[in-house]
Context: one part of a larger RNA
Molecule: small-subunit ribosomal RNA, 3' major domain
Organism: Quercus parvula
Parts: sequence; C1' cells; structure tokens
RNA sequence: UGACAAGGGCCCACACAAGUGGUGGAGCAUGUGGUUUAAUUCGAUGCAAAGCGAAGAACCUUACCAGGACUUGACAUGCCACGAAUCCUCUUGAAAGAGAGGGGUGCCUUCAGGAACGCGGACACGAGUGGUGCAUGGCUGUCGUCAGCUCGUGCCGUAAGGUGUUAGGUUAAGUCCCACAACAAGCGCAACCCUCUUGUUUAGUUGCCAUCUUUGAUUUGGAACCCUGAGCAGACUGUCGGUGAUAAGCCAGAUGAAGGUGAGGAUGACAUCAAGUCAUCACGCCCCUUAUGCCCUACGUGACACACGUGCUACAAUGGCUAGGACAAAGGGUCGCAAUCCCGCGAGGGUGAGCUAACCCCAAAAAGCCGUCCUCAAUUCGGAUUGUAGGCUGCAACUCGCCUGCAUGAAGCCAGAAUCACUAAUAAUUGACGGUCAGCCAUACGGCAGUGAAUUCAUUCUCGGGCCUUGUACA
Repeated sequence: UGACAAGGGCCCACACAAGUGGUGGAGCAUGUGGUUUAAUUCGAUGCAAAGCGAAGAACCUUACCAGGACUUGACAUGCCACGAAUCCUCUUGAAAGAGAGGGGUGCCUUCAGGAACGCGGACACGAGUGGUGCAUGGCUGUCGUCAGCUCGUGCCGUAAGGUGUUAGGUUAAGUCCCACAACAAGCGCAACCCUCUUGUUUAGUUGCCAUCUUUGAUUUGGAACCCUGAGCAGACUGUCGGUGAUAAGCCAGAUGAAGGUGAGGAUGACAUCAAGUCAUCACGCCCCUUAUGCCCUACGUGACACACGUGCUACAAUGGCUAGGACAAAGGGUCGCAAUCCCGCGAGGGUGAGCUAACCCCAAAAAGCCGUCCUCAAUUCGGAUUGUAGGCUGCAACUCGCCUGCAUGAAGCCAGAAUCACUAAUAAUUGACGGUCAGCCAUACGGCAGUGAAUUCAUUCUCGGGCCUUGUACA
C1' cells in the first nucleotide's frame, strides 16, 4: 500500500421493515442434470448456467449415429489433354451414385488459338462445427449507472509510498461550497442524443371538419379543432419566505402543462473473476488428409424410474356459461395482407373487390357495461388424458406439426421448510401485434395499449456496496 476482521463511525440500495402478488404443493409447457441409447451433436454450471446460444430440430437445418457412395474432392487458384455448354432417353439403386446410348454446335479471333462451361489426369493444395477461450483478437457478462480510478509539477518520507483524493458542511454523484503543502489536469458523474408530457409557428394528403350521395362509389368546400411531420419556446433552485457560515445547499409556497435529475431510454471509468465464447467471425500452435474431409437415405437431437430451474392453466361466485351493445395503442402486408358473397356446427373451402398502404387488408380488441341461468357442489369450477371424425401447411405429418367438432372429464378445494418480484400509471390483471417462419410444438422473447391498487414507522437486524478509522500470525 492492499486484502481481511463473527472491530468502530458515517452513508446508500425493494437490502430489511410496511404492503401487494407469486414460486415451493397440482396438471401441462419448456430448459437442465441424471439415466438410457447406435446416437440421444456441441457449448453455458452460485449470484453472473438452466423458455440460455436457438428471432422458431418432421426433411433441410445438423454439427450426432447406422448404412450406402466419393477421393484434387461440395468450394478456390495454377498445369496438361479432350469435348462447346445446355439437352433427351434407358438400366440399376432407398437416394447419392454407377453404367450405357442419342442428338447437337454457339461467342471472340491475328485461324495459331482464346473466353466461359463440362469431363478426365498428375500435383501444389483445398476442406475440418477437430483440440487448446489457460496462446489470442473481437464481442459479452459481472461488480454497477456503484462513485470511484489516475496523472503532471511541487512538498513530505532513506525507501516502499504519502499528499492532492483528507477535515467541516452538502449532494443521486470525487456534486458543489469552504478550509488545508498543495496547484493544475485526465477518465468517469452531470450535460450534450432519443422518446413521452405543454404551448406556439408552419404545412394540410390518403388524415380532420362540413357538404353531396339508394347513406354505396363519389362530388364540393374549409384549415377552427383533432392528428401527423418540421421548426421554435418552455424548467434555470429563475422567484417569495424560512434555515444555513453572508457559502454550497435544504425546507415550505407562488406561478406553471411540468419543480427541484419532470418520467423513461441509450450511454457502463480504472480494474476484478486465467469469468464466457476457437460452434458467429478472425487467428497462433497442434492434429486429420481413401478421412476428424465430402454426398445421400433413414434415425437421433422429441428417449424416461427420477431430481432441479423458468413459465402457463387452475383450484372458482370480485366467479363460470350465455344474449346484447362499447372504447385502444403499436405493428405487419405483393413469393404478401385479403374485404364481400356462397358452402361448412367448426377448423376451413370456393370466389377474389381493394391495397407497394395515414387510402385497402390483417382486425374481432379483451377485461369492462347491461340482462338470463348456475347457488357452494370436485360443481355449468378445472381442464389433463384418451377415443373418434375432420381441416391446413408441406415431396412427406409413423417416430415428431398445428387447428376443429363430438365424446371422455384426471390431479387440483390456495400449498411445509424455504424463497422471489415490485415504490405509481408501478404491482396486479386484460387483450392486441411483431420478428423468426411453408407449417409450428410461442404458455417463449420483444416492444404496445386498456383497467388499475396497497404500503414505506424507520435503519435495530439480514444481504450487497461506498468513504473514514482501528487491528492483523496475510501478500
């Protein structure tokens, strides 16, 4: 100087407390371990692995396994020889592949040949999701959006080092004030960036408001509102009072759409964990080269005594079934979204208006509201499981897809020890959309809106962290 302490002081944080809802019990979905297997490809393993890489495993993907093939190779460059290439047919085969036959000649040209393309040959090579993340780059997690981490010169110390960075206040903050052998400075903090919240200016189409119209297509007018873009203003402790050291600030008020960082996001210092990734990519070294490369078919990654994690659905009356009528935001659409009408109980099928979209479509928002029934029951709760009949996508739905109708109707009556999230438009609850995507195992993930709480005495205690200080058998 650090590190540590079941030492001390000060301080912070959904850390506790105060509350709300969960997990742990049930069924299912999904990931992991284990076991099994020809293979169940690989990686991730306390927090910081486990709905993670995977924003989508029937084939493909695919890296695994079994079998069948190939060996200059699926791919690149270079050399030689032959043939234009493309194409058609047959045999064998699960396919890949192997074998045989047919037709057929283009472009440039100095007529030597050349450029593509195909086949054959010999090598250089090519290939490797093979190893090493403890050889690495890059990227990422974590402490932690915590307030820290340093440097120049000076001063102190024999030196390691110290000082500055400490003290008194203050802050979300090494934020600021003030004092001080320190004075300056850098990386962080804050601000600059984006979104939301208010006003104003400007622009009005496909949007808005009127008008016209069997209330259909459309016509005409307007720019007040809404809305959508672009620009500007607005919040700065600016102002009043109190307090404080006349400071920094703090407390209360006014004005205001917004008040003390207005809310959210992006932004992650020096370092730590030989943290993660050689399977995104790149790359050193090592290894393989008739195989650890490459092609194909089928299987597997979906197995199942069990254990763990993350979720969904419930156990009901603040509810369930049913009839009626209401209100969003944000997205996506031409290899697409599809209205309307018809058929079907339905999934869906037929038809195909419109839309490259503020125009048309997906699209029905749901919870909520107003009525009927159910009356506390394993039930009109709950929906697992199973049978059967169908639909869709796709070459193909057995292993192993999703959806629909009918029938079936399991566990479950609020959950032990323990444990998690959350402080306001938040929790809880309700639906809608998107990416990936032929389809989909999505209950996942990501943003979107609707309804909309409770509680915070306080820092004693638990966990984590910051600063100062004391001690140390540690470095």